[in-house]
RNA sequence: CUACGCCGCGCGGGAGAGUCCCGUCAUACGGGCGCCGAAGGGGCAACCUCCCCGGAACCUCUCAGGCACCAGGACCGUGUGGACAGG
Numbered sequence: 001c002u003a004c005g006c007c008g009c010g011c012g013g014g015a016g017a018g019u020c021c022c023g024u025c026a027u028a029c030g031g032g033c034g035c036c037g038a039a040g041g042g043g044c045a046a047c048c049u050c051c052c053c054g055g056a057a058c059c060u061c062u063c064a065g066g067c068a069c070c071a072g073g074a075c076c077g078u079g080u081g082g083a084c085a086g087g
Stems, first nucleotide, its partner, number of pairs: 001086002006082008018033001020032004034067003040063001041061003047055002
């Protein structure tokens, strides 16, 4: 000094499913039934890759989370900081 990649942060975009019933001043909290999958987590293994090792899904399960708004939100774009590695 450094493209891509990795991690964090800011900004923008960002789906799905009951403003269901009861207790309750209440949209909070608790209980009941029904549902969603894109925080996280688990499972298979598509795939990375010709093989081993390793990694691993937007598939799948719903433990957790969620089902008006707010908030959250995988992922995408963009800016910025950092570490590793390299010159």

Glycine riboswitch aptamer from a Nocardioidaceae bacterium, 87 nucleotides, folded computationally. The coordinates come from a structure-prediction model, not an experiment, and the mean pLDDT is 81. NCBI's taxonomy places the organism under Bacteria, Actinomycetota, Actinomycetes, Propionibacteriales, Nocardioidaceae.